[in-house]
Context: one part of a larger RNA
RNA sequence: UUGGGCCUAAAGCGUUCGUAGCCGGUCUUGUUAAUCCUAUGUGAAAUCGUUGGGCUUAACCCAACGGCGUGCAAAGGAUAUUGCAGGACUUGAGACCGGGAGAGGUUAGAGGUAUUUUAGGGGUAGCGGUAAAAUGCAAUAAUCCCUAGAGGACCACCUGUGGCGAAGGCGUCUAACUAGAACGGGUCUGACGGUGAGGAACGAAAGCCAGGGGAGCGAACCGGAUUAGAUACCCGAGUAGUCCUGGCCGUAAACUCUGCGAGUUAGGUGUUGCAUAUUCUUCGAGAAUAUGUAAUGUCGUAGCGAAGGCGUUAAACUCGCCGCCUGGGUAGUACGGUCGCAAGACUGAAACUU
Numbered sequence: 001u002u003g004g005g006c007c008u009a010a011a012g013c014g015u016u017c018g019u020a021g022c023c024g025g026u027c028u029u030g031u032u033a034a035u036c037c038u039a040u041g042u043g044a045a046a047u048c049g050u051u052g053g054g055c056u057u058a059a060c061c062c063a064a065c066g067g068c069g070u071g072c073a074a075a076g077g078a079u080a081u082u083g084c085a086g087g088a089c090u091u092g093a094g095a096c097c098g099g100g101a102g103a104g105g106u107u108a109g110a111g112g113u114a115u116u117u118u119a120g121g122g123g124u125a126g127c128g129g130u131a132a133a134a135u136g137c138a139a140u141a142a143u144c145c146c147u148a149g150a151g152g153a154c155c156a157c158c159u160g161u162g163g164c165g166a167a168g169g170c171g172u173c174u175a176a177c178u179a180g181a182a183c184g185g186g187u188c189u190g191a192c193g194g195u196g197a198g199g200a201a202c203g204a205a206a207g208c209c210a211g212g213g214g215a216g217c218g219a220a221c222c223g224g225a226u227u228a229g230a231u232a233c234c235c236g237a238g239u240a241g242u243c244c245u246g247g248c249c250g251u252a253a254a255c256u257c258u259g260c261g262a263g264u265u266a267g268g269u270g271u272u273g274c275a276u277a278u279u280c281u282u283c284g285a286g287a288a289u290a291u292g293u294a295a296u297g298u299c300g301u302a303g304c305g306a307a308g309g310c311g312u313u314a315a316a317c318u319c320g321c322c323g324c325c326u327g328g329g330u331a332g333u334a335c336g337g338u339c340g341c342a343a344g345a346c347u348g349a350a351a352c353u354u
Stems, first nucleotide, its partner, number of pairs: 004325003007308002012322001014202004021195003025089007033082002035078004040073003048066007092192001093189003096185003104178007111155002116150007126137002163170002207248006216242002222236003259321006267299014303310002327354003336347004
């Protein structure tokens, strides 16, 4: 390379946007570039086949004919498909309108219980903690009860294989600003689309820089236990951190271990949103049922799969585009490069070994 793969064996970039590239709906006209057909020219020799000939034969050599030469050139023709150019269309895509759903995002304000702490009052000898203890706290009055204040973090119940978001993620209430999706209408544009190397943006936690903040929790550190030891598990303390503002980092079992888009292929059942219809109604933005649609679960047919299992949310049947894999170790290491304040990240071998 041909080819085979990527849920669990090696392998889907953390996610999205998007440049180049690749791919691209229906009808029609032109062109004939690709493509196809016809015949022509050319396509060295050797090699190959047949026949004949020359070395005593053969190998070998010579001659004629044939074949090969898969290519190129110009000419004539075909016009389905692809390309290019023109025209048209609406189902893909987008816009618009309508009423709904939502922890989607940002900012500001408001609130709630609890923990801690301060002050005051009540009250008295223990409290706390554990398997059991001890360290610890407490006569400078603790623990406990009541009242008031301060401060930081968080947001019980509702809460739901419920919702929203590209992913990370998002949960008290109110307001402002703002983004997207679904449903319904079928008004408009008329292929405007899909994917996406590079690139850009976002990206949990931890960590870093500067400035705040610090209640609880709590790496490190200290003490008490346990133990042969105990650099742990358990207990008492407790710094960084956790929180806020601004900036960096760019990684996770960033997982559905399953890339994105499109079409096709049985159903049953639950839930959420929207629409329509029917019935009930306390007439309410009410309830139930059915249908359609989008989403989210579950079971399952065909099919697939090594099996587990997947199964209209495919791991089925096809198409387009990207990423990635090629025995284990060495090793996500070394070297070099790029980025970063650093930690480190990205890219990423080999010798050797088995």